[in-house]
Molecule: transfer RNA
Organism: Candidatus Shapirobacteria bacterium CG11_big_fil_rev_8_21_14_0_20_40_12
RNA sequence: GCCCCUAUAGUUUAACGGAUAAAACAUCAGGUUCCGAACCUGAAGACUGAGGGUUCGAUUCCCCCUGGGGGCA
Numbered sequence: 001g002c003c004c005c006u007a008u009a010g011u012u013u014a015a016c017g018g019a020u021a022a023a024a025c026a027u028c029a030g031g032u033u034c035c036g037a038a039c040c041u042g043a044a045g046a047c048u049g050a051g052g053g054u055u056c057g058a059u060u061c062c063c064c065c066u067g068g069g070g071g072c073a
Base pairs, nucleotide, nucleotide: 001072002071003070004069005068006067007066010025011024012023013022018056027043028042029041030040031039049065051063052062053061
């Protein structure tokens, strides 16, 4: 330098172009316990990496940039 993959809660992952973006773990609050752990119930938590475009409608499709991973030279 060229090419490919990837970016969504604190973390790990879901989401045929159509909702109010779903869950697990973690966190917090309750229950339980002599106190904890485990378990049960509930709560909060992501303007989906940035900027454009297409579309009635974009996490999803296109362009470009940035970060991460990989391949070739």